This is a predicted structure of a 1471-nucleotide RNA (small-subunit ribosomal RNA) from a metagenome.
Rfam family: Bacterial small subunit ribosomal RNA. Its family is annotated with structural constituent of ribosome and ribosome in the Gene Ontology.
The sequence is in RNAcentral, with records from SILVA.
RNA sequence: AGAGUUUGAUCCUGGCUCAGAACGGACGUUGGCGGCAGGCCUAACACAUGCAAGUCGAACGAGAAGCUUCCUGCUUGCAGGAAGUGGACAGUGGCGGACGGGUGCGUAACACGUGGGAACCUACCCUUUAGUAUGGAAUAGCCCUUGGAAACGAGGAUUAAUACCAUAUAUACCCUUGAUCAUGGUGAUCGUAGGGGAAAGAUUCAUCGCUAAAGGAUGGGCCCGCGCUAGAUUAGCUAGUUGGUAAGGUAAUGGCUUACCAAGGCAAUGAUCUAUAGCUGGUCUGAGAGGAUGAUCAGCCACACUGGAACUGAGACACGGUCAGACUCCUACGGGAGGCAGCAGUGGGGAAUAUUGGACAAUGGGCGCAAGCCUGAUCCAGCCAUGCCGCGUGAGUGAAGAAGGCCUUAGGGUUGUAAAGCUCUUUCGCCGGUGAAGAUAAUGACUGUAACCGGUAAAGAAGCCCCGGCUAACUCCGUGCCAGCAGCCGCGGUAAUACGGAGGGGGCUAGUGUUGUUCGGAAUUACUGGGCGUAAAGCGAGCGUAGGCGGUCUGUUAAGUUAGAGGUGAAAUCCCAGGGCUCAACCCUGGAACUGCCUUUGAUACUGGCAGACCAGAGUUCGGGAGAGGAUAGUGGAAUUCCUAGUGUAGAGGUGAAAUUCGUAGAUAUUAGGAGGAACACCAGUGGCGAAGGCGACUAUCUGGACCGAUACUGACGCUAAGGCUCGAAAGCGUGGGGAGCGAACGGGAUUAGAUACCCCGGUAGUCCACGCCGUAAACGAUGAGUGCUAGACGUUGGGAAACUUAGUUUCUCAGUGUCGCAGCUAACGCAUUAAGCACUCCGCCUGGGGAGUACGGCCGCAAGGUUAAAACUCAAAGGAAUUGACGGGGGCCCGCACAAGCGGUGGAGGAUGUGGUUUAAUUCGACGCUACGCGAAGAACCUUACCUACCCUUGAAUCCUGAUCGCGGAUCGCAGAGAUGCUUUCCUUCAGUUCGGCUGGAUCAGUGACAGGUGCUGCAUGGCUGUCGCCAGCUCGUGUCGUGAGAUGUUGGGUUAAGUCCCGCAACGAGCGCAACCCUCAUCCUUAGUUGCCAGCAGGUUUGGCUGGGCACUCUAAGGAAACUGCCGGUGAUAAGCCGGAGGAAGGUGGGGAUGACGUCAAGUCCUCAUGGCCCUUAUGGGUAGGGCUACACACGUCCUACAAUGGCAAGUACAACGGGAUGCAAAACCGCGAGGUGGAGCUAAUCCCAAAAACUUGUCUCAGUUCGGAUUGUACUCUGCAACUCGAGUACAUGAAGUUGGAAUCGCUAGUAAUCGCGUAUCAGCAUGACGCGGUGAAUACGUUCCCGGGCCUUGUACACACCGCCCGUCACACCAUGGGAGUUGUUUCUGCCCGAAGACGGUUUGCUAACUUCGGAGGCAGCCGGCCACGGUAGGGGCAGCGACUGGGGUGAAGUCGGAACAAGGUA
Repeated sequence: AGAGUUUGAUCCUGGCUCAGAACGGACGUUGGCGGCAGGCCUAACACAUGCAAGUCGAACGAGAAGCUUCCUGCUUGCAGGAAGUGGACAGUGGCGGACGGGUGCGUAACACGUGGGAACCUACCCUUUAGUAUGGAAUAGCCCUUGGAAACGAGGAUUAAUACCAUAUAUACCCUUGAUCAUGGUGAUCGUAGGGGAAAGAUUCAUCGCUAAAGGAUGGGCCCGCGCUAGAUUAGCUAGUUGGUAAGGUAAUGGCUUACCAAGGCAAUGAUCUAUAGCUGGUCUGAGAGGAUGAUCAGCCACACUGGAACUGAGACACGGUCAGACUCCUACGGGAGGCAGCAGUGGGGAAUAUUGGACAAUGGGCGCAAGCCUGAUCCAGCCAUGCCGCGUGAGUGAAGAAGGCCUUAGGGUUGUAAAGCUCUUUCGCCGGUGAAGAUAAUGACUGUAACCGGUAAAGAAGCCCCGGCUAACUCCGUGCCAGCAGCCGCGGUAAUACGGAGGGGGCUAGUGUUGUUCGGAAUUACUGGGCGUAAAGCGAGCGUAGGCGGUCUGUUAAGUUAGAGGUGAAAUCCCAGGGCUCAACCCUGGAACUGCCUUUGAUACUGGCAGACCAGAGUUCGGGAGAGGAUAGUGGAAUUCCUAGUGUAGAGGUGAAAUUCGUAGAUAUUAGGAGGAACACCAGUGGCGAAGGCGACUAUCUGGACCGAUACUGACGCUAAGGCUCGAAAGCGUGGGGAGCGAACGGGAUUAGAUACCCCGGUAGUCCACGCCGUAAACGAUGAGUGCUAGACGUUGGGAAACUUAGUUUCUCAGUGUCGCAGCUAACGCAUUAAGCACUCCGCCUGGGGAGUACGGCCGCAAGGUUAAAACUCAAAGGAAUUGACGGGGGCCCGCACAAGCGGUGGAGGAUGUGGUUUAAUUCGACGCUACGCGAAGAACCUUACCUACCCUUGAAUCCUGAUCGCGGAUCGCAGAGAUGCUUUCCUUCAGUUCGGCUGGAUCAGUGACAGGUGCUGCAUGGCUGUCGCCAGCUCGUGUCGUGAGAUGUUGGGUUAAGUCCCGCAACGAGCGCAACCCUCAUCCUUAGUUGCCAGCAGGUUUGGCUGGGCACUCUAAGGAAACUGCCGGUGAUAAGCCGGAGGAAGGUGGGGAUGACGUCAAGUCCUCAUGGCCCUUAUGGGUAGGGCUACACACGUCCUACAAUGGCAAGUACAACGGGAUGCAAAACCGCGAGGUGGAGCUAAUCCCAAAAACUUGUCUCAGUUCGGAUUGUACUCUGCAACUCGAGUACAUGAAGUUGGAAUCGCUAGUAAUCGCGUAUCAGCAUGACGCGGUGAAUACGUUCCCGGGCCUUGUACACACCGCCCGUCACACCAUGGGAGUUGUUUCUGCCCGAAGACGGUUUGCUAACUUCGGAGGCAGCCGGCCACGGUAGGGGCAGCGACUGGGGUGAAGUCGGAACAAGGUA
């Protein structure tokens, strides 16, 4: 210090998540030792048992047991008595139980923190002064009697005090009062003025006490400034309330209380109410500022079962004291007892938190003169890895790199110096011994503890998590969207580094991981330190209150500000230095710090206050001109509609096309007149005015604002603006008018699958006016207002000035309104003197998406609704700008048999063939839009063959090893069998080399296992090959440049081309793969060469056939060359590239055809050509054989053949091809057969021979018919191939003679030697061709053109698409689940108001009863009683708030592939 996650990629905005630290933690798992700390965060829930506050005999009476002495009795060791000692139990009295210890309910408060203040008290303690005199009456205890179960009492008698009372004294104390001094207020001093008030003794004679007063110390009470949580969906609260006077009360001020008087007090700087909460020093985190927190330790507060109250006391309204209530317990039913939020402990709650321990040895506390007693305060120990810190679980050496495990490319690698082995050590632990400090003279719970010494044996001591990225660390196996993982992104659907296991590795280590919480990262609430044009965010606009901010100069003040000093800021903590435990944690000492508050002395620049002055801000005055600024009244013309009348006749109107509609009752059209309402053409303009909304005919009246020019005046009067007030389009609402046109709703007609729409015909509210509401809009410049500053250029509106060449032009200037553009800013787009730049002031608003601008509540409204405005729940995104693609029922340019123009087909029939479907034991498998379907298959009767049935084989048809044999093999006889195969007879043959050894090779058989084998699966694991876009013109790179970046540029633009072909231009310059060319072939010519080809000229022969001699001229063959390049001319174009025309030429602009297929797309096709990873089978999913099937058949589709006929059929005649093929072959002639074919065999290894006949053609005939068309189907008889034509071949002859008369919607091919038509050949092949691949013959028509359909290319535009439009995506309905609103009501809690009741208690009153001290005998005083007001709990009635449940109901969210439509994204098909 950052990282992951939105996208195909990018930048930004923005949320979510992670890495860090911490904890009074918890859970899982594991666990050796020690030190120091910590340990009910939940039920302030209930508590059994024990302990936690007593002490003093030096205040007092009484005095048991025991002991000593003496006496008496005698049962000689007992009883009784006396004295002394002793001091138990209980009591009176004193002090302490207000401390110490616990908890955090309540409390938003002077409770706490901090700093001040005046009107107070303070037991014990310290200092000082004075005193401590004289008397008296009771009472508990004890004793007796007595009640009660108990707790606890009642009566009588007697007694003491440091208990109680009276009197005396007190100049200091208190109250009253007088005088003097001083004074703003307060106060100081003096009176012998009047009144009042004290005491206690004990003792060992040293002291300890007691009373009064003054001072101190300590502790406490009270008041004030400042600080201190959230909510405004809590806006008004308050009657003792605020103040005064008087009185009471208190230790003390005070409405603290009461009476009277006044009507105040608090609040937007947040009163009141609600919710939550003890506060602080500190703690955690953080760079800090902050945020969170308030365990342990320390200070303060509050509380003690709940509520109220007082008593006692120096101190309490009292944790272990007194009243009421609830609860628990005891009871003899009459009545009583209790309060662990003290220490242990129990139950309960909970994820969760310890022993019913030891000691007062230390430190402190209470009492006491003291000894001492008490002390669950405290000091220690026990339990717990809860945390922090330290130590250990061994060290060295050790390679055959052991064994085992895991992986493997089978070689090896790794675990790994790790182990074993050898050498060594003993920390900790264990055993034994010595043995502190904590203690001062004594006293040690801890404790025989810490520490030290000796011994012991490597001996007793390692786990947890993780290994896809973030984030350090990888492989195998298993699993197969299952099981599971997951903090986020996300893994898992057969090759998972993400699940589970293993091996290996990484991290931490007596721990480790998970979970929870807090801070951090998060600049993600932004003071430090954010934003608001489009991402969330500027109020629709103005006026203006509070508030905030504010021009120039001078003086003054010193509030802010700033400097110094003083006080305080408890200790502990943090930090620094030093020291002590072996170190550390921990502890101690000192320092610094505590950023704060208060007081005081200075300074005066700035801000503020006060005073004075100024004119540059603002305003007033005068003079001008501009304007759809506003309001009211009036006026005008064009047009629509309607009415009346005329002319006139059959249609009009409307649409994509129609219809509804109007019209013979006279429409539409046209002419004239009239009525009525609404809106104001042209001018008209990124022109004007207004704050915005908005404003448009003309005239008049009233009226607001701005601008320009000029002088004088006021003198900061200003800016902004929370609340508040006003204005505010359209629609809507109310009342009353008005109503021509338009026109929600509604009706009808169309469209459509539907059409509650778009289109058409009608049409009501409304639109208009007046008055009153509403208060919202994409109320937009999506840009708040104001001020200043910061390059320009070009328009335009209004005003002014100057100059000149004056119907005007130019320049300058002020105020508006626009376009472009520099700096700067911005995520980019863009903004740019009219800022989104640079600054200042003020206001409003934002903080992930959805839920939701919704619910509830409040306010406003007649209503509609508006405004203010959440949460639960849910997602990991939502979003902005730009980029590259793809797409568009977007645009531009261009191309293609793409359309058009033509020719011929398919779709109808019959047949062939393929496919689907169905059937079947099997009908093997693959291919499925174009790019599957006469495709793999260039040829299924067996074979092929992969399928089915049946029968056989199991190392198998291959290689290696071992053993045996020297074979084997061929021919043959027979038997069984469907055959494979098994058994058998006879004969032939008897391997090669040799070192002569079964030695080597070879062969056969047997055995063994390594293996073979698989047309089994996965083409979505792959290679290779192929199809397709597409023979389309594209696809990229290097360097440079531009951009934050993805990317762009180049490759775009202007021309041109078949072409990213070429030229020109250009921040690009070059290059590569494609295009073209180079290659083959056809077309022309030349050269060379002439056999098997050819025959012009010469010759021969008559067999008339280049047959022969001869020749190579020609044709031809096959080698090499030539030729074509826009080369030439003209035009055009830009002087280019090119295009058009022409010449020449066999061929002209790529001459025709082929081969050649860029980067890539389709997880396209193929594991059944081949190869291959993985998986699967191994007496079978392998191998063999026979038969069957792939040939089935209601049907559907594709591709073809033949036809429907006269451009034809049939018959006859007859000429001209080319490519090819041929020794397991092609086969001539001749003969036979109607024919298929047969016999035959010349010739041919083929420019020689053969296949081989070309067919369309010509002539004749038929004459429009289901025919002399058509040939399916069927019968009979044959031919050929083949082991074999039944399933299931082809052909022939005769006979039969089906459908079919040109084919619906739709659809295919073709642009020239092409379509159409005609035949020929070849591969496969025993045979089988309507298919495929080739060959030649005859040989057209048409193309105006690019609007439209399809496909494609380039540029541009929009996009919410990127799996890329076969995309994305919205809503209802149905189902499931979840949270939530309403809801008749119901339950609980809290609070307020009125009334009733009135425990205890203090206060006031009364004087009914009782009464020791004193008495002047009257009484005073005391106790009890009674009455009164106050008041807790309780009751009752009615409100308010909050929460739970609730039939039913509303919307919302989330879910697998549901239903219906198709709203949005492209012009999304109606923007």